[in-house]
RNA sequence: AGAGAAAGCCGGAUGGUCGCCGGCCGCGUCAUGCGGCGGGAGGAAAGUCCGGGCUCCGCAGGGCAGGGUGCUGGGUAACGCCCAGGGGGGGAGACCCCACGGACCAGUGCCACAGAAAGCAGACCGCCGCCACCAGCUCAAAGCUGGUGAGGUAAGGGUGAAACGGUGAGGUAAAAGCUCACCAGCGGUGCGGGUGACCGCGCCGGCUCGGCAAACCCCACCCGGAGCAAGGCCGAAUAGGGGAGCUAUGGAGUGGCCCGCUCCGCUCCCGGGUCAGGCCGCUGGAGACGCCGGGCAACCGGCGCCCUAGAGAAAUGACCGUCAGGGUCAGCAAUGGCCCGACAGAACCCGGCUUACAGGCUUUCUCUGGCG
RNA sequence: GCCCCCGUAGCUCAGGUGGACAGAGCAGCGGUUUCCUAAACCGCGUGCCGGGUGUUCGAGUCACCCCGGGGGCACCA
Numbered sequence: 001a002g003a004g005a006a007a008g009c010c011g012g013a014u015g016g017u018c019g020c021c022g023g024c025c026g027c028g029u030c031a032u033g034c035g036g037c038g039g040g041a042g043g044a045a046a047g048u049c050c051g052g053g054c055u056c057c058g059c060a061g062g063g064c065a066g067g068g069u070g071c072u073g074g075g076u077a078a079c080g081c082c083c084a085g086g087g088g089g090g091g092a093g094a095c096c097c098c099a100c101g102g103a104c105c106a107g108u109g110c111c112a113c114a115g116a117a118a119g120c121a122g123a124c125c126g127c128c129g130c131c132a133c134c135a136g137c138u139c140a141a142a143g144c145u146g147g148u149g150a151g152g153u154a155a156g157g158g159u160g161a162a163a164c165g166g167u168g169a170g171g172u173a174a175a176a177g178c179u180c181a182c183c184a185g186c187g188g189u190g191c192g193g194g195u196g197a198c199c200g201c202g203c204c205g206g207c208u209c210g211g212c213a214a215a216c217c218c219c220a221c222c223c224g225g226a227g228c229a230a231g232g233c234c235g236a237a238u239a240g241g242g243g244a245g246c247u248a249u250g251g252a253g254u255g256g257c258c259c260g261c262u263c264c265g266c267u268c269c270c271g272g273g274u275c276a277g278g279c280c281g282c283u284g285g286a287g288a289c290g291c292c293g294g295g296c297a298a299c300c301g302g303c304g305c306c307c308u309a310g311a312g313a314a315a316u317g318a319c320c321g322u323c324a325g326g327g328u329c330a331g332c333a334a335u336g337g338c339c340c341g342a343c344a345g346a347a348c349c350c351g352g353c354u355u356a357c358a359g360g361c362u363u364u365c366u367c368u369g370g371c372g
Numbered sequence: 373g374c375c376c377c378c379g380u381a382g383c384u385c386a387g388g389u390g391g392a393c394a395g396a397g398c399a400g401c402g403g404u405u406u407c408c409u410a411a412a413c414c415g416c417g418u419g420c421c422g423g424g425u426g427u428u429c430g431a432g433u434c435a436c437c438c439c440g441g442g443g444g445c446a447c448c449a
Base pairs, nucleotide, nucleotide: 001368002367003366004365005364006363007362008361009360010359012323013322014321015320016319017318018317020040021039023037024036025035026034027033042343046354047353049352050351051350052349053348054227055226056225057224061259062258063257064256066223067222068221069220070219071085072084073083074082075081086100087098088097089096090095101218102217107216108215109212110211111210124157125156126153127152128151131149132148133147134146135145136144137143165183166182167181168180169179170178184208185207186205187204188203189202190201191200192199193198231280232279233278234277241270242269243268244267245266246265250264251263252262253261272448273447274446287306289304290303291302292301293300294299325340326339327338328337329336330335373445374444375443376442377441378440379439382398383397384396385395391429400416401415402414403413404412422438423437424436425435426434
């Protein structure tokens, strides 16, 4: 210098003018109002995909069903999140990716097409001669050659995503873990290390058939349901009218059933009324920042300091100047002209994940090339 | 704000438990018939299965994440 990898951060600053929405204070009016002070979106506020807080339902109980998660250890209020580690895979490397329990001792199911054979494997071509028959050579027998049948054979070809270990030697009619050496795997076992997942070393057994559980399922663990339009209080208005269901071995009590528990009229539909009224819930919280300590880290603890939208179908905006950033053009340069600034928009609140995003910054590391 | 559902040809819909080339009706196009048209008959194609990633040998189908569309939910008696 070029090409990359990882972690983190910012996502314009400032001044003026005109507006928008709440809060507090003061003045004034019958009322609308006027003035001042102070506040007013995000890293994702988003998707609503997970997990909690909070509220109600019945105390949130038992069983079945259903759903979710799935290597190990830790963090946390909790998680499907995060951190660290193990195993597997990719890359030359920094580093990245993985829904990563069980397919032998529970069971069922599937593996299309192609191919001889695909789940109690299998003989199409090829290879083989201890077998039988036939033909030829031969006077005949033996033998040789060829063919057919029945057989042996998984070395080789060919099919496939996948064909019952790989290499070499022995062996054989030809072959084959058939036997042996080494390697790979599986199972059993011993020792050592680790909290553990697991790892290392050794011995034994020729034991040597896969894959799919994001197919049903099995195992372990977790989960009651609904959601701020939850829910509580107050005021106003209306025919508390009609129909259906069940009536106490019944009905209802928010999720599918049963048991247990509570209540005794309740549920549903049509119709009626209403300002879609006011107040609370409502924002100070698993809170932000700084320092110190513990821990590899996620995170935790202590101290200090700060207050930072809370409303309704809903405000947070526009223009101009200066500076900073980027692009482009002119110029030797100084500099100047023009242009650009994304994704997006709180609605009870948090912790995550995922997705969208113009442009920029910082730190650490890897590889290649050059110079010293 | 919260909770559900759907997406397959131009339109309306099928596609049991992943498998050969994804089908049906209407519409469309070409031909026969007719002086011409309609009707009738014969034939034909039309699709990245809303998009992406993964699981699998293999995805319309299974899983996850997005995109687009639709529906429901106030209070009182």

Predicted 3D model of RNase P RNA and transfer RNA as a complex of 449 nucleotides. The coordinates come from a structure-prediction model, not an experiment, and the mean pLDDT is 77. Rfam match: Bacterial RNase P class A. It is annotated as a ribozyme.